[in-house]
RNA sequence: AGUGUUUUUUGGCAAACCCGGUGAAAAUCGGUGACGCAAAGCUACAGGGGCUACGGUUAAAAACCAUGCCAGCCAGCUGCCAGG
Numbered sequence: 001a002g003u004g005u006u007u008u009u010u011g012g013c014a015a016a017c018c019c020g021g022u023g024a025a026a027a028u029c030g031g032u033g034a035c036g037c038a039a040a041g042c043u044a045c046a047g048g049g050g051c052u053a054c055g056g057u058u059a060a061a062a063a064c065c066a067u068g069c070c071a072g073c074c075a076g077c078u079g080c081c082a083g084g
Base pairs, nucleotide, nucleotide: 012037013036018031019030020029021028022027035072041077042076043075047074048073049070050069051068055065056064057063
């Protein structure tokens, strides 16, 4: 380098629906349940992007604004396993 054969363990996380709770909401916590994920582990003031708007701005409405939220959106950091 080629060919043939073989095709790998233990596991991990947990979407949506539904039930209960927190919150103005986005969302989140617990239960149930598995759609999927080799990082679906961690990080939201390292960065981008998105969602909500109690409250504020406004004559009023619309609209705008994060101190709130999302990493199972991109991303940064870290980690496990890998047979003859």
The RNA shown here (c-di-GMP-I riboswitch aptamer) has 84 nucleotides and comes from an uncultured Nitrosomonadales bacterium. It was read from a public genome assembly, where an Rfam model found it. Model confidence (mean pLDDT): 80 of 100.